The prediction has a mean pLDDT of 81. The part of an RNA shown here (small-subunit ribosomal RNA, 3' major domain) has 484 nucleotides and comes from a Phycisphaerales bacterium. Taxonomically the source falls in Phycisphaerales (Bacteria, Pseudomonadati, Planctomycetota, Phycisphaerae). It was read from a public genome assembly. Rfam family: Bacterial small subunit ribosomal RNA.
[in-house]
Context: one part of a larger RNA
RNA sequence: UGACGGGGGCUCACACAAGCGGUGGAGCAUGUGGAUUAAUUCGAAGCAACGCGCAGAACCUUACCUGGGUUUGACAUGCUUGGAUGCCGCCCUGGAAACAGGGUUGGUUGCCUUCGGGUGAAACUUGCACAGGUGCUGCAUGGCUGUCGUCAGCUCGUGUCGUGAGAUGUCGGGUUAAGUCCCUUAACGAGCGAAACCCUUGCCGUUAGUUACCAGCGGGUCAUGCCGGGAACUCUAGCGGGACUGCCGGUGUCAAACCGGAGGAAGGUGGGGAUGACGUCAAGUCCUCAUGGCCUUUAUGCCCAGGGCUUCACACGUGCUACAAUGGCGACCACAAAGCGACGCGAUGCCGCGAGGCGGAGCAAAUCGCAAAAAAGUCGCCCCAGUUCGGAUUGCAGGCUGGCAACUCGCCUGCAUGAAGUUGGAAUCGCUAGUAAUCGCGUAUCAGCGAUGACGCGGUGAAUGUGUUCCUGAGCCUUGUACA
Repeated sequence: UGACGGGGGCUCACACAAGCGGUGGAGCAUGUGGAUUAAUUCGAAGCAACGCGCAGAACCUUACCUGGGUUUGACAUGCUUGGAUGCCGCCCUGGAAACAGGGUUGGUUGCCUUCGGGUGAAACUUGCACAGGUGCUGCAUGGCUGUCGUCAGCUCGUGUCGUGAGAUGUCGGGUUAAGUCCCUUAACGAGCGAAACCCUUGCCGUUAGUUACCAGCGGGUCAUGCCGGGAACUCUAGCGGGACUGCCGGUGUCAAACCGGAGGAAGGUGGGGAUGACGUCAAGUCCUCAUGGCCUUUAUGCCCAGGGCUUCACACGUGCUACAAUGGCGACCACAAAGCGACGCGAUGCCGCGAGGCGGAGCAAAUCGCAAAAAAGUCGCCCCAGUUCGGAUUGCAGGCUGGCAACUCGCCUGCAUGAAGUUGGAAUCGCUAGUAAUCGCGUAUCAGCGAUGACGCGGUGAAUGUGUUCCUGAGCCUUGUACA
């Protein structure tokens, strides 16, 4: 100087407390361990691995296994042999395919040309240098990322003090979300962080008015901004304004600031996001990529078919659906936002109980489509039961993929079947407001999908706490130490 303490002081955080809803029990989905297997590819391991890499494992992907094949190679560059041998299409033989062998009367093939040929470009071919490796080492590395933690810290220059390591500054008194600011002060300044600048949302003005809008005027319809028109309103999207402790009162060191109030759409960081200091964990990743070293080179490379990554006495994590009456079912009936669409979204119509099919209007989309929002509301039935709760499992019959192909191993529909489950032990998680809870909608990936996942969007919309004794973690000061 640090680190540590079942030492002390001060302070903070959904850390506890106060509340609300869960997990742990059931069924299923998904990831992991284990077991199994020819293979069940590999990585991730307390928090910070386990719906993680995977924003899509039937083939492909694919890295694994079995079998078949191949050796200048699926891909790059250079040299070299050959000469028009090349490429596309078609046919035959073997084959699961990859590929190997053979045929062809078809199409196509640069430049120069005296049409004899020459040249060798591109392509092909022979051989050689080499290619290749998701092989090893993340404890050789770059880059990227997680974490402490959006915690308030981490340092430097000059000066001063100390023999020196070092100290001071950065301590103390207040204050703050903050090393934020003020005062004091052997310190005076400065940098990286904090804050601000950026995006978004909340209010107003202004500019613009189509594809959005429709108050007033006119026309038309069973009806609809449908038409003329309008520029008010909504909205869209550009530019401005607005909030700064600015004003008032009180407290306070004539300070910083705090408390209360006014005005205001908004008040003391208005809400949300992006943004992550010096460093820690030899944290993670050589399987995104790059890369040192090592290993491999008729194989640890490459191609193909089939299988596997989907197994299943079991254990754990994360979720979904429930156990019902604040509910289930039926009928009627409202109100969103944000997205996506040409190899696409696909309306009206017709067929089918339905999944879906036929068909194709319109739309590169504020114009057309996906699109029905759902919970809510109104009316009716059920009457507390393993039920009109719950939907697992299984059988039969179908549908879909511009799928080659749904056996291993896809999704969806109808009919039938109708399991466990009556609120879950010890334990444990999230959340302080448009939050929790609850309800639906969209997107990426994508032929299709195992999405109940992930990332977004809006609808309805609470309870509790103004406390710090305790648990957990963190910051500052101080103290002890046989630790570094």